[in-house]
RNA sequence: CAAGUAAACCGGGUGACCGCCCUGAGAUAGCAGGGAGGAAAGUCCGAGCUCUACCGGGCAGGAUGCUGGGUAACACCCAGGAGGGGCGAUCCUACGGAAAGUGCCACAGAAACAUACCGCCCCGCUUUAAGCGGGGUAAGGGUGAAAUGGUGAGGUAAAAGCUCACCAGCGGCUGGGUGACCAGUCGGCUGGGUAAACCCCAUCCGGAGCAAGACCAAAUAGAGGGACAAAGGGAUGCCCGGCCUGUUCCCCGGGUUGGUCGCUCGACCCUGGUGGUAACAUCAGGGCUAGAUAGAUGGUCAUCGCUCCGAUUCGUCGGAGUACAGAACUCGGCUUACAGGUUUACUUGGUCC
RNA sequence: GUGAGUGUAGCCGAGAGGUUUAAGGCGCCAGGUUGUGGCCCUGGAGAGCGAGGGUUCGAAUCCCUCCACUCACCCCA
Numbered sequence: 001c002a003a004g005u006a007a008a009c010c011g012g013g014u015g016a017c018c019g020c021c022c023u024g025a026g027a028u029a030g031c032a033g034g035g036a037g038g039a040a041a042g043u044c045c046g047a048g049c050u051c052u053a054c055c056g057g058g059c060a061g062g063a064u065g066c067u068g069g070g071u072a073a074c075a076c077c078c079a080g081g082a083g084g085g086g087c088g089a090u091c092c093u094a095c096g097g098a099a100a101g102u103g104c105c106a107c108a109g110a111a112a113c114a115u116a117c118c119g120c121c122c123c124g125c126u127u128u129a130a131g132c133g134g135g136g137u138a139a140g141g142g143u144g145a146a147a148u149g150g151u152g153a154g155g156u157a158a159a160a161g162c163u164c165a166c167c168a169g170c171g172g173c174u175g176g177g178u179g180a181c182c183a184g185u186c187g188g189c190u191g192g193g194u195a196a197a198c199c200c201c202a203u204c205c206g207g208a209g210c211a212a213g214a215c216c217a218a219a220u221a222g223a224g225g226g227a228c229a230a231a232g233g234g235a236u237g238c239c240c241g242g243c244c245u246g247u248u249c250c251c252c253g254g255g256u257u258g259g260u261c262g263c264u265c266g267a268c269c270c271u272g273g274u275g276g277u278a279a280c281a282u283c284a285g286g287g288c289u290a291g292a293u294a295g296a297u298g299g300u301c302a303u304c305g306c307u308c309c310g311a312u313u314c315g316u317c318g319g320a321g322u323a324c325a326g327a328a329c330u331c332g333g334c335u336u337a338c339a340g341g342u343u344u345a346c347u348u349g350g351u352c353c
Numbered sequence: 354g355u356g357a358g359u360g361u362a363g364c365c366g367a368g369a370g371g372u373u374u375a376a377g378g379c380g381c382c383a384g385g386u387u388g389u390g391g392c393c394c395u396g397g398a399g400a401g402c403g404a405g406g407g408u409u410c411g412a413a414u415c416c417c418u419c420c421a422c423u424c425a426c427c428c429c430a
Base pairs, nucleotide, nucleotide: 001349002348003347004346005345006344007343008342009341010340012304013303014302015301016300017299018298020035021034022033023032024031037324041335042334044333045332046331047330048329049209050208051207052206055241056240057239058238059237061205062204063203064202065201066080067079068078069077070076081095082093083092084091085090096200097199101198102197103194104193105192117141118140119137120136121135122134123133124132125131126130149167150166151165152164153163154162168190169189170187171186172185173184174183175182176181213261214260215259216258222252224251225250226249227248228246231245232244233243253429254428255427268287269286270285271284272283273282274281275280305322306321307320308319309318310317311316354426355425356424357423358422359421360420363379364378365377371410381397382396383395384394385393403419404418405417406416407415
């Protein structure tokens, strides 16, 4: 210098004028302070909080799925293992069980999990070549996405882990590791795939959601209909114990479109120390950082920065553009969108000293 | 805002792992019938299943992510 890999971050600045929301004193004026994001988004997970039977058990159902740790919790994060991609830095993985059982494996093929179509070999019969019948054989052909561990040698009538060497898997033993697993050794043990099919195993899970919910105020019509007591109801799929007896459920009808709280101080943010490989934990000091309710956080002008295009007397000049998007109870994550730019560490290749 | 559901020719809609043809109806096009049009008869075109990725030998169908659309919510109680 070129090509890449990983991580972190910025994502317009300044000034003037006119506006909007909240808070504070204050009192019609005006003043002071604060006012979007890394994703505020999708609403995909996990919690806090609130209500619901201030109860409980079982089944069904759902979620997660290598190991260890972190956390309030998680499907998230960190570290490691195994497998795979890349020369490499490094990246990706829904990664438990198919030897518990059941199902499925279209077409093709003889056969899709128990089988012999062609071929090879042996035996018997018939008129030798050949044919027929019985048996052995997964080495070869053919079919398929997938075909009875693979390659080589021995062996055999022909074959075959039948035997041997190496490799792959499985099982036992020994050693190491908390563990996933790794290394060695022994045994010919060689059991198709599919669990994002049912299922099995392990762990976890009641439901609803701030339009939750509480209070105040206003209006209207519940003297409308139905369900039931050997019944009905809540915790919404089912069952049982317990609880309640109409403050029950369903349909129809009518009314309102108000206010206050919940509401923003919280598993919060910044700096530093300590422990830990890390995620993270803990301690000390400092800080307060939007709270609307049809929904504020904006508009115009000037100037600077950045990008592109055109012109150029290389000094500059003119024009256009400046991403994705926008709080609504609050957090921790994931996923998706994002013009342009910055920094750090590392890899490979080239050149120069 | 929160929660639930849907997406297959222009429209409605079946298919719910398996023959590389994704049914059927309305509509559209052509021909026939008719003096002409409709009805009717015959034939034809028009989709790769909202988009992308994964699982599987094989995906409209199973799984994940994204996109678009629809519905419900207060009081009398």
Predicted 3D model of RNase P RNA and transfer RNA as a complex of 430 nucleotides. It holds a member of the Rfam family "Bacterial RNase P class A". Its family is annotated with ribonuclease P activity, dimeric ribonuclease P complex and tRNA processing in the Gene Ontology. The prediction has a mean pLDDT of 79.